[in-house]
Context: one part of a larger RNA
RNA sequence: UUGGGCGUAAAGCGUCCGCAGGUUGUUUGGCAAGUCUGACGUCAAAACUCACCGCUCAACGGUGAACCGGCGUUUGAUACUACCGAACUAGAGGGUGGGAGAGGUGAACGGAACUCUCGGUGUAGUCGUAAUAAGCGUUGAUAUCGAGAAGAACACCAAAUGCGAAGGCAGUUCACUGGAACACACCUGACACUCAUGGACGAAAGCGUGGGGAGCAAACAGGAUUAGAUACCCUGGUAGUCCACGCCCUAAACUAUGCAUACUAGGUAUUGGCAGUAUCGACCCUGUCAGUGCCGUUUAAAAAAGCUAACGCGUUAAGUAUGCCGCCUGGGGAGUACGGUCGCAAGACUAAAACUC
Numbered sequence: 001u002u003g004g005g006c007g008u009a010a011a012g013c014g015u016c017c018g019c020a021g022g023u024u025g026u027u028u029g030g031c032a033a034g035u036c037u038g039a040c041g042u043c044a045a046a047a048c049u050c051a052c053c054g055c056u057c058a059a060c061g062g063u064g065a066a067c068c069g070g071c072g073u074u075u076g077a078u079a080c081u082a083c084c085g086a087a088c089u090a091g092a093g094g095g096u097g098g099g100a101g102a103g104g105u106g107a108a109c110g111g112a113a114c115u116c117u118c119g120g121u122g123u124a125g126u127c128g129u130a131a132u133a134a135g136c137g138u139u140g141a142u143a144u145c146g147a148g149a150a151g152a153a154c155a156c157c158a159a160a161u162g163c164g165a166a167g168g169c170a171g172u173u174c175a176c177u178g179g180a181a182c183a184c185a186c187c188u189g190a191c192a193c194u195c196a197u198g199g200a201c202g203a204a205a206g207c208g209u210g211g212g213g214a215g216c217a218a219a220c221a222g223g224a225u226u227a228g229a230u231a232c233c234c235u236g237g238u239a240g241u242c243c244a245c246g247c248c249c250u251a252a253a254c255u256a257u258g259c260a261u262a263c264u265a266g267g268u269a270u271u272g273g274c275a276g277u278a279u280c281g282a283c284c285c286u287g288u289c290a291g292u293g294c295c296g297u298u299u300a301a302a303a304a305a306g307c308u309a310a311c312g313c314g315u316u317a318a319g320u321a322u323g324c325c326g327c328c329u330g331g332g333g334a335g336u337a338c339g340g341u342c343g344c345a346a347g348a349c350u351a352a353a354a355c356u357c
Stems, first nucleotide, its partner, number of pairs: 004328003007311002012325001014201004021194003025088006033081002035077002038074006049065006091191001092188003095184003103177007110154001115149007125136002162169002206247006215241002220236004258324006266295011306313002330357003339350004
């Protein structure tokens, strides 16, 4: 290099945007670069292959012929690709319209609960566990009523729901704002797909500065348990959890399944739009487009093809194909060392070898 793979065996970048690159719809004209084709020239000899011959044979040698393809010049062909021109609308984008949504950012507001403070009532316990103890309490706890403060999270609705590229998103209202679906078929006319390098976003934990701190709670302290108990259980409790700004850039970042397009039986549930039927109207019902789930076999019986090592996947493919990217190549050593880049640090990214089985 050819080739084989990537749900679970090694292997899909956490996700998106996107330059270069690769690939690219329909019709038609031109051109003839790629492509195909004939001819000529050239590619020393030797070697290789074939035929015949010479050394007794062979190796070896001699004579002749030829294959193969390369390069150059030239004659043609024009299906495909490229290039130049013209046109199209099925891809893509735009427009108009009415709907859906925990999509994002900011601000304001709300009630329940926990804790604390103050006041009232009230008296000896309370808390906690398998059982205890430590803790709290006559300086009046727990319980109960009233008032106030503060922070964090938003019960029911709630769902097999919805939205978002992913991470993720849930009290209510307002402001600003992104995207998708549907209907119409009005406009542009291939403007597309994928994407090395690059850029942006990226749970939790962690870091820096300044706030905040109710509850919870690494560390830590005490009490238990135990042979021990640096744990599990109990009582406390600091970082942290929250906010603003700036870093970090990792996860079983999982559907362990890259993105785009086309095609290939069904059944069923559900969300959004549209149309139809029906109706006083709406729900229901039927169809359709887009999304989200389940089944497609256990069975007495009906339940797709195909794929897969099996499990299973099965129009949301792991089926059938095309385009592009990423990645894999025995286990350990090791996602480590060294070097480099990034980072305040923690560390992240890139990434071996000896040796060993």
Record summary
Predicted 3D model of a 357-nucleotide part of an RNA (small-subunit ribosomal RNA, central domain) from a Candidatus Magasanikiibacteriota bacterium. Its mean pLDDT, the model's own confidence on a scale to 100, is 83. RNAcentral holds the full RNA, with entries from ENA.